[in-house]
């Protein structure tokens, strides 16, 4: 120096003026008023893809459908997430990636080319072997060729008319047993010669899944224009996303027509699987202790803007110019995926230099 | 906030594991005419993007982009 591979972090900083939104205090003209003070986004706040917490609905209930996952061990409040590891892949390597149960339960599918595409009961060329003057006729052969993503295990030697696991050796797979391993596997010994591929095809086996969502839901105020017409409903409306039972038990459902515009309402709402800083305990996700902190809470939704210094990049000999990504909470966590900036370590190759 | 849908040529559609991805209209060149139209004939273009399963993907999974719909008040 060039290429590349993995990790954990950051997301300018101070200070003034100016201006929003909660919160605390104070004043008196008591008004949604002033003034001081103090606090105000994010790794994704996004997607809404998954798990939960919290609230109703039987305590969250049986059953059938449906869905979800899917090597093994371990972490979690859970999780389809994360760690550690097995296998398999992929790269020259650092190192990736993997939805990875079970085609010897069963069905089903394998175009086109090919003689055959799965019950090999298959013979296009070939090679053999009888018979025939050649052509060819009848048998044998899956070693060769040729098609194919895939042709019924590979290599060799032996054997045969020619061939064939027909034998035998060594490999690749299965089954069955021993040893290590918590395990997923690994390694050896035995056997009988051999078993297509797909399950992100249907299915099968396992384990899980009740629903609905803060506009969930409680309170309070107001206010009868929450009007009118058909139907349907205790012989059960509704809740309970499909169906059965069960349970709940009614100003309820459907439809038609015709009108309103909100109470700048309170709680739920931010003390929480919280943060930070250290200790142990485990490779390692994570636990666990001890200290010490409070860190938005808005409701059509405040968090912003301007000025100077200083750090960063870029051109510039210098004055000094320009730039700084993606993106804005909405009950609240844990994740995953996407978007998006400049740099930091620590490993890999490969070249050059001493 | 919840629930579902669509993405195939310019534009309207069809195709749901194996065709060279089709039709209709539009476009482009030609023949026809004096010229244009109409009719003949020919011909171009596409599977929103990414990554995996598969021999093999418009299909079948996963993420992802864009569009589009429904639903919530009068106790």
């Nucleotide at each position: 120096u060039g290429a590349g591979u993995g990790u954990g972090a950051a997301a300018g900083a101070u200070a003034a003026u100016c201006g929003c939104g909660g919160c605390u205090g104070g004043c008196c003209u008591a008004g949604a008023g002033c003034c001081a003070g103090g606090u105000g986004a994010g790794g994704a706040a996004a997607g809404u893809c998954c798990g939960a917490g919290c609230u109703c609905c039987a305590u969250a209930g049986g059953g059938c459908a449906g869905g979800a996952u899917g090597c093994u061990g371990g972490a979690u409040a859970a999780c389809g997430u994360c760690c550690a590891g097995c296998g398999a892949g992929g790269g020259a390597a650092a190192c990736c990636u993997u939805a990875g149960g079970g085609c010897u339960a069963g069905u089903g599918c394998c175009a086109c080319a090919g003689a055959a595409a799965u019950g090999a009961g298959g013979a296009c060329c070939g090679c053999c072997u009888a018979c025939u003057u050649u052509u060819g006729u009848a048998g044998g052969u899956a070693a060769g060729g040729g098609u194919g993503g895939a042709a019924c295990g590979g290599u060799g030697c032996g054997g045969u008319a020619a061939g064939a696991g027909c034998g035998c050796a060594c490999c690749a797979g299965c089954a069955g047993u021993c040893u290590g391993g918590u395990g997923a596997c690994a390694g050896g010994c035995u056997g009988g010669c051999u078993a297509g591929g797909u399950a992100a095809a249907c299915c099968c086996c396992a384990u899980c899944c009740g629903g609905a969502g803060c506009a969930a839901g409680a309170c309070c105020a107001a206010a009868u224009a929450g009007g009118g017409g058909a139907g349907g409903g205790a012989u059960g409306a509704u809740g309970u996303u499909g169906c059965c039972c069960g349970c709940u038990g009614a100003g309820c459902c459907u439809c038609c027509c015709g009108g309103g515009u909100u109470g700048c309402g309170u709680c739920g709402c931010u003390u929480g699987a919280a943060c930070u800083u250290g200790g142990c305990a485990g490779u390692a996700a994570u636990g666990u202790c001890a200290a010490g902190u409070c860190u938005a809470g808005a409701u059509a939704a405040a968090u912003g803007a301007u000025u100077a210094u200083c750090a960063c990049c870029u051109c510039g000999u210098a004055a000094g110019a320009g730039g700084a990504a993606c993106a804005g909470a909405a009950c609240u966590c844990g994740g995953c995926u996407u978007a998006u900036u400049g740099a930091u370590c620590a490993c890999u190759c490969a070249u050059c230099u001493u | 906030g919840c629930g579902c849908c669509u993405g195939u040529a310019g534009c309207u559609c069809a195709g749901u594991g194996g065709a060279u991805a089709g039709a209709g209209c539009a476009g482009u060149g030609g023949c026809c005419u004096c010229c244009g139209g109409a009719g003949c004939c020919a011909u171009g273009u596409g599977c929103g993007g990414a990554g995996g399963u598969u021999c093999g993907a418009u299909u079948c999974c996963u993420c992802u982009c864009a569009g589009g719909c429904g639903u919530a008040c009068c106790a």
Predicted 3D model of RNase P RNA and transfer RNA as a complex of 429 nucleotides.